[in-house]
């Protein structure tokens, strides 16, 4: 010095946006468990589930220095028996050595007495919500072993286990007799510092032991004191339930007594009636608690495993004994369940100690060594015991920590994987080269853990001492660990895991094809998956990596720090008001909250800090901060209580005024309306979209008079007035509430708010009586529909109405609790007051209160709010915490019901919601335009043909196109061909066609001919070459070409939802966009809107907008007039020549025309309207006038529209075939529907005969004139013509004249016969045309529906493409030529403004519900089962207290007879298990039942969302398959219209 550096977000509701709001991720942990993998070490950790049950061993013993006795060994002596060795005269000697038998000494085994321990150590948490247990305090207490001190240790006595005898018993074990010791029991002396006390006195001990040898060691005893432990008592603080609200009789106090070591109802007698509780008792559930652990920025959250501290438990219930201490884990007496022995009589036992078995379970180890160390226990010591303890074994269970090598090495091998085929990557990675040698392996040495152990000398202190204390020496002790050195060999023995769609770091191929799977969350996955499998590669991490599973965090998602409630969930329907909460101004005081200071406690270990020791870390170790807590002492008086006193502004009284549907009773009135009675009066009335039900000649309806009878009060009547609210409306009267002005008179904090509580409470509804005029659930009829249980209609019963009385809910809304205070402003209305003016006052000003609107700032997620706050702030209550289940179950309470208040959970989704955007749609509205509709003309839809589709057929009837935007579309033209995986056959196989490589080889091939054959194919035969170079004329070579082989060709094969080009359509509709700037938190908005005006986002003008592109226009073509310019093939007026006739000729440029260039039209001109504009009307002029007509020209995009079959092209698939040839058939098929067309139904018409006018275009394998022929199609022959020259070519409608006469026809031409023609190898299937005959429907077309607005419609011919041929079709060409509309109510369709929306796949949306199916989970339910904790009674073990004690007694007394005094034994309280009974309570199951959730593609409907086609909705009530429907009453969270106020602005 340090110990206080700490805060992160992501995804996912939507088309997009904010904003609530759940759900999910990233982090960290763990006594964990699973998968896959797995090399060492350290250091820790390891039955969390059945406090289930246990087999074996062990886990408390120790003292012989307390006592009797005394095995086995050991020695001594004695004596028996045998009798080695040596000597030996072989006879003996000689006696070691052994047996046994006595004694003795030593020795101590098992047992016993006796003493200490056995109450510690170690286990487990079952129970316990308690003073249990944490923290601070208190004392009515006791405390062995241990330390101090003071003192004592004197005399005696009776038993009694062992043990011996002899029983009983299977044992377990048990009597009975005789005898024994003690530190065992007992008596007596002694007697205070103890104890009692009436203060006189009284009473209480003891043991001895080792030693030769004890006032001295060990011990015993009495007092005191101490330390340790323990009892006990309080203050605080310790989980969830109110769907548990009252609980309690020893209960609460109090005397007496007993009992305890002690205090207390702890007991017991008596006496009083007390005492706990919303500040949550009592009850359930669930749970050892702390220190601490995780985790978090913290604050808390969740948690108690290891380790400590404390509690409490030993099989399970109960009891006491013994003892300093227990009501006792391994003592002991009794019930109980279990087990085990057994001779069936009766016994045993208690792993929640240590190992370790069964069971369960997803899980959790060695019957291991040692007392070396630490620590206990006994003992004077040695020393004994110690599963406490230390150690090793198991498990990757966790934490740390090392390793699997290092440097160099590019032909960037090979292999794999991808590839755009180049090459990329894997990759310095490997091989190869070189060095090292950690760990592990091997052989070897070796520090510590152990000296403060123990013994023995020695030597010094302690009074003499057996005793200690010190010091040198010597010697002992090590269960496990073995750090570290060291030897040798050799890269040798050592990497997985999970992920790679995003969040979240990391991607490609391949298989698969809503399958297989995957998956926290969002979601992938239906044939090109970066998400499934699986390769490669890549990321993270590493001896480990995932998964699950739980607990914090992220979650400000319980919100004290640090959230909210108008509309997202959430203000109680309102007051009044108890408890509690908070409370206005001054002075003084107390000192409880509050601050300072300072003390003791907060064990230890944890965290943190510094140091330190294990190489290093995890681990340990020491100091140290810190434990934010509580106790005490001291000060301080702002402030907050709390006391005194004192004010008035807050609130309240008072007095004088004033509005008022405030309340309630009572009384009175007109209008209406019905109904009765009577007049009038004669057919309809009613009612509706439209009718019918109904009423009416027995007179309705309509009128009039008259009479009853109920209910409701027009006009005034108003974002006008009152009331707390629900509500209050004629009009008088009586009662009574409360507001508010003024005056400022009087009290003096009297006040706010409000959990329970209590009143009060629209409508409907309930009870009982009355009333009932109209209206009207239910209910009947009648419409109306597909059905109508509704919507409309005619009745019409409950009910509206009144009284008594329930009920207590509404969208009871301002969706906004109440109170108090401050924060700009304008304008209105009502009910009061004062000022101004001489004076009245209606104008003006100022102030009070109550009711509206528009707004600054601020808030807000916007919308909106804004002095009547959704703003600042205080102060009290209520409520909210994802949707859905569900305001449902179930308990409780209330109620007559009906139902109300209180109110879950299981399961289920990832979202549900709120506000605004953009859009799109709306049976919303407003302005606009379009042949949309109206006006018109013609059409289709009927006939019959033609042609395309669909069907159906078939061997095949290829293939696409499919409202509108397929359907005479691809196809501008299927007899072969075309033509295609249409079909049946046939047949080829590097190939019909491309490009390369390699090989032949010098003939193939081309080209002629043969056979076969339907044909292509096959088979076969002749027959000629080329270039180039050396050049010896052979030789090499070479392209083309053949043949073979191999890459590759080839596919009209799939996918148009993989594309690319093209295309159609919205729509020739006026729109779509963007850059700057503004404005929004943001999508977005703004410009693009308004007002004008146009075809037009055309242009003008205003204007938070200025500009600006892509579309409209215009430029571009035609057409229309006119000019100049040119003048052939075209033209011919004027001249001229010719001809029968004609531009035919000269010749000409005037016309026409042809093509080229101009010109012209711009609202330029006037008047008019209009904003001075823009523009529009009207007019002159002019060919033409407001875009001049008509072409070509399609914006951003929509419809996964359409084309792989035009082409192009990814992938996939197919190669003697899904390629190529070919023949022959099919696409033409026909009971039918449909599109589109064509000729017709005829007289505005057919037919005949004559005569007239165009236009555009085509033409060489080609138009083809003229003549001949034929009735004709066409044939023959042939002139011009590559074309303003020549042909196709005759235009028809028209128009002259003639017939027909209303017919199935001189309309009409289908079909069908016979002849015939043309193309073409080929007309059978299957082409056109001609002629003759034939003469079918069809007489104007039903619902319905199509195109046109002027040179258009209708209507007429001509041409052209395609084609050998074949046109009602398609694309042009011109002729002839109308009608109507100057409107926009109505259908379609489209633009733009605005408006609601629950829709965004966008109304072909969305979406409710009944019913049917599967699947879950719950509730209810006649039973049933089981579990709990209580009451009651009964019974009553063991025991402990009290009593009795006639039995039976050793120590003491004693007159010897007995006493005291003890015990067995009985009673007698209490008392566990037990039994019974009535009831709470929870849990399981239950036949059958209700709903509920979920579940591509089920039935009916069609409720909701747009006016949802009847606006919706809440309450309630009745119906009703089902959403619903329908009365009353409420609310707008309803859409248009019109009107009223209301503001704003000039």
């Nucleotide at each position: 010095a340090a110990a206080u550096u700490g805060a992160a977000g992501g995804g996912u509701u939507u088309g997009a946006u904010c904003c609530u709001g759940g759900c999910u991720c990233a982090g960290a942990a763990u006594g964990a468990a699973c998968g896959u993998u797995g090399g060492c070490g350290g250091c820790a950790u390891g039955g969390a589930u059945u406090a289930g049950g246990c087999a074996u061993g062990c886990a408390a013993g120790u003292c012989g220095a307390g006592c009797g006795a005394g095995a086995a060994g050991u020695c001594u002596u004695a004596g028996u028996u045998u009798g080695a060795a040596g000597c030996u005269u072989c006879g003996g000697u000689g006696g070691a050595a052994a047996u046994c038998u006595a004694a003795g000494a030593u020795g101590g085994a098992a047992a016993g007495c006796g003493g200490c321990g056995a109450a510690a150590g170690g286990g487990a948490g079952a129970g316990u919500a308690a003073c249990g247990c944490g923290u601070g305090g208190a004392u009515a207490u006791c405390u062995g072993c241990c330390u101090c001190u003071a003192g004592a240790u004197u005399c005696g006595g009776g038993a009694u286990a062992g043990c011996a005898g002899g029983g009983g018993g299977a044992a377990a074990c048990c009597g009975c007799u005789g005898g024994u010791a003690a530190u065992a029991c007992c008596g007596a002396a002694u007697a205070a510092u103890g104890u009692c006390u009436c203060c006189g006195g009284a009473c209480c001990a003891a043991a001895g032991g080792u030693g030769u040898g004890a006032u001295u060691c060990c011990g015993u005893c009495u007092a005191g004191a101490g330390a340790u432990g323990a009892g006990u008592c309080c203050g605080c603080g310790u989980c969830c339930u109110a769907u548990u609200a009252g609980c309690u009789u020893g209960u609460u106090g109090g005397u007496g007594g007993g009992g305890u070591a002690a205090u207390g109802g702890c007991c017991u007698a008596c006496c009083a009636a007390g005492g706990c509780g919303a500040u949550g008792a009592u009850g359930g559930g669930u749970a050892c608690c702390g220190g601490g652990u995780g985790u978090g920025a913290g604050a808390g959250c969740a948690u108690g495993g290891c380790c400590c501290g404390g509690c409490u438990c030993a099989c399970u219930g109960g009891g006491a004994c013994u003892g300093a201490g227990a009501c006792a884990c391994u003592g002991c007496c009794c019930a109980g369940a279990c087990a085990c022995c057994u001779a069936c009589g009766g016994g045993u036992g208690g792993c929640u100690g240590c190992a370790g078995u069964c069971g369960a379970g997803a899980a959790u180890c060695u019957u291991c060594g040692g007392c070396a160390a630490u620590g206990g226990a006994c003992g004077c010591a040695a020393g004994u015991c110690u599963g406490a303890c230390c150690g090793a074994g198991c498990g990757a269970u966790g934490c740390c920590g090392c390793g699997u090598g290092c440097g160099g090495g590019a032909u960037g091998a090979a292999g794999g994987c991808c590839u755009u085929c180049g090459g990329g990557u894997u990759g310095u990675a490997a091989a190869c080269c070189g060095c090292u040698g950690u760990c592990a392996g091997u052989g070897g040495g070796g520090a510590u853990g152990a000296a403060a152990u123990g013994c023995a000398u020695g030597g010094g202190g302690g009074u003499u001492c057996u005793c200690u204390c010190c010091c040198a020496u010597g010697u002992u002790u090590g269960a496990c660990a073995a750090a570290u050195c060291u030897u040798c060999a050799g890269a040798g023995g050592a990497a997985g895991u999970a992920c790679g769609g995003g969040c979240u770091a990391a991607g490609u191929u391949c298989g698969u094809g809503c399958c297989a799977g995957c998956a926290g969350c969002c979601g992938c996955g239906g044939u090109a998956a970066g998400a499934c499998g699986a390769a490669c590669c890549g990321u993270a991490c590493a001896a480990a990596c995932g998964u699950u599973a739980u607990u914090c965090g992220g979650a400000a998602u319980c919100a004290c720090u640090g959230g909210g409630c108008u509309u997202a969930a959430a203000g109680g329907g309102u007051g009044c008001g108890u408890a509690g909460g908070c409370g206005g101004c001054c002075u003084g005081g107390c000192a409880a909250g509050u601050u300072g200071g300072g003390u003791g406690u907060g064990a230890a270990a944890u965290c943190c800090c510094u140091c330190g020791g294990c190489u290093c870390a995890a681990c340990c170790g020491a100091g140290g901060a810190a434990c934010u807590g509580c106790g005490c002492c001291c000060a301080a008086a702002a402030c907050u209580g709390c006391c005194c006193g004192g004010c008035u502004u807050g609130a309240g009284g008072g007095a004088g005024g004033u509005a008022g549907a405030g309340g309630u009773g009572a009384g009175c009135g007109g209008a209406a309306c019905u109904u009765a009675g009577g007049g009038u009066g004669g057919a309809g009335c009613g009612g509706u979209g439209a009718a019918a039900u109904g009423c009416g000649u027995u007179g309705a309806u309509a009128u009039c008079c008259u009479a009853a009878g109920g209910a409701a009060c027009a006009c005034c009547g108003g974002u006008g007035g009152c009331g707390a609210a629900a509500g209050c409306g004629g009009c008088u009267c009586a009662c009574u509430g409360g507001a508010u002005c003024u005056c400022u008179u009087c009290u003096g904090a009297c006040g706010c708010u409000g959990a329970g509580g209590c009143a009060c409470g629209a409508a409907a509804g309930c009870u009982a009586g009355g009333g009932u005029a109209g209206c009207g659930a239910a209910c009947g009829g009648g419409a109306u529909u597909a059905g109508a249980u509704a919507c409309c209609c005619c009745g019409g019963u409950a009910g509206u109405c009144c009284u008594a009385g329930c009920u207590g809910u509404a969208a009871a809304c301002g969706a906004u609790g109440a109170g108090c205070a401050c924060u700009g402003g304008g304008u209105u209305g009502g009910a009061g007051g004062c000022c101004c003016c001489c004076c009245c006052a209606u104008a003006g000003g100022c102030u009070u209160c109550c009711g509206g609107c528009c707004g600054a700032a601020g808030c807000g997620a916007a919308a909106g709010u804004g002095u009547u706050a959704a703003g600042u702030g205080c102060u009290c209550c209520g409520c909210c915490u994802g949707g859905g289940g569900a305001g449902u179950a179930u308990g409780g309470u209330c109620g007559c019901a009906a139902g109300g208040c209180u109110g879950a959970a299981a399961c289920u989704c990832a979202a549900a919601g709120g506000a605004a955007u953009u859009g799109a749609c709306g049976g919303g509205g407003g302005c606009u335009c379009a042949c949309a509709c109206a006006a018109g003309c013609g059409g289709u839809g009927g006939a019959g043909g033609a042609u395309g589709u669909g069907g159906c057929u078939u061997a095949a009837u290829u293939c696409g196109a499919g409202g509108c935007u397929a359907c005479g579309c691809g196809a501008a033209g299927a007899a072969c061909c075309u033509u295609a995986u249409c079909c049946u056959g046939g047949u080829c196989u590097u190939g019909a066609c491309a490009u390369g490589u390699a090989u032949g080889g010098a003939u193939u091939a081309a080209c002629u001919c043969u056979g076969u054959g339907a044909a292509a194919g096959c088979a076969g035969a002749g027959c000629c070459a080329c270039g180039c170079c050396c050049u010896u004329u052979g030789g090499g070579u070479g392209g083309a070409a053949c043949a073979u082989a191999c890459a590759c060709a080839g596919g009209u094969g799939c996918u148009g939802c993989a594309u690319g080009g093209c295309u159609g359509u919205c729509g020739u509709c006026a729109g779509c966009u963007c850059g700057u700037g503004u404005c929004g938190u943001g999508a977005g908005a703004u410009g693009u809107c308004g007002g004008g005006u146009u075809a037009a986002g055309u242009c003008c003008c205003u204007u938070a907008a200025c500009g600006a592109g892509c579309g409209a226009a215009a430029c571009c073509c035609u057409u229309g007039u006119u000019c100049c310019u040119a003048g052939u093939u075209g033209c011919c007026a004027g001249c001229g020549g010719a001809u029968c006739a004609u531009g035919c000729c000269g010749g000409g440029g005037a016309c026409u025309c042809u093509a080229g260039g101009g010109a012209g039209a711009c609202u330029g001109c006037c008047g008019g309207u209009g904003u001075u504009a823009a523009a529009c009307c009207g007019g002159a002029g002019g060919a033409a006038g407001g875009c001049g007509g008509g072409g070509a020209u399609g914006a951003c995009g929509u419809c996964a529209a359409g084309u792989c079959c035009u082409c192009a092209u990814g992938g996939c698939c197919u190669u003697u075939a899904u390629g190529g040839c070919c023949a022959g058939g099919g696409c033409u098929g026909c009971a039918c529907a449909c599109g589109u067309c064509c000729u017709a139904c005829a007289a505005u018409g057919g037919c005949g005969c004559g005569c007239a006018c165009a236009a555009a275009g085509a033409g060489a394998a080609g138009c083809g004139a003229a003549c001949u022929c034929g009735u004709g199609a066409g044939a023959g022959u042939a002139a011009g013509c590559a074309a303003a020259u020549c042909c196709c070519a005759g235009a028809a409608a028209u128009c002259g004249c003639g017939c027909c006469c209303c017919a199935g026809u001189u309309c009409g031409g289908a079909u069908u016969g016979a002849a015939g023609g043309c193309u073409g190898c080929a007309a059978c299937u299957c082409g056109c045309c001609u002629u003759c005959a034939u003469g079918a429907a069809g007489c104007c077309g039903g619902a319905a529906u199509c195109g046109c607005u002027a040179g258009u419609a209708a209507u007429c011919g001509c041409g052209g493409g395609u084609c050998a041929g074949c046109a009602u079709a398609c694309c042009g060409c011109g002729g002839u030529g109308a009608a109507u509309a100057u409107g926009u109510u109505c259908c379609u369709g489209a633009g733009c403004c605005u408006u609601g929306u629950a829709c965004a796949c966008a109304c072909c949306g969305c979406c409710c519900g009944u019913c049917a199916a599967g699947c879950c989970a719950c509730g209810a339910a006649a039973g049933u089962g089981g579990g709990g904790g209580g009451u009651a009674u009964c019974c009553g073990a063991a025991g402990u207290c009290g009593c009795c004690g006639a039995g039976c007694u050793a120590a003491c007394c004693c007159u010897c007879g007995g006493g005291a005094g003890g015990c067995a034994g009985g009673c007698g309280c209490c008392g566990a298990a037990g039994a019974u009974a009535a009831a709470c309570u929870c849990c399981g199951c239950g036949a059958u039942u209700g709903g509920g959730a979920c579940u591509a593609a089920g039935u009916c409907g069609u409720a909701a969302c747009a006016a949802g086609g009847u606006a919706g909705c809440c309450g309630u009530a009745g119906g009703g398959g089902a959403a619903c429907c329908u009365g009353c009453g409420g609310c707008u969270g309803g859409a248009u219209c019109a009107c009223c106020u209301c503001c704003u602005u000039u």
Model confidence (mean pLDDT): 82 of 100. A computed fold for a 1546-nucleotide RNA from a Planctomycetota bacterium, annotated as small-subunit ribosomal RNA. The source organism's lineage runs through Bacteria, Pseudomonadati and Planctomycetota.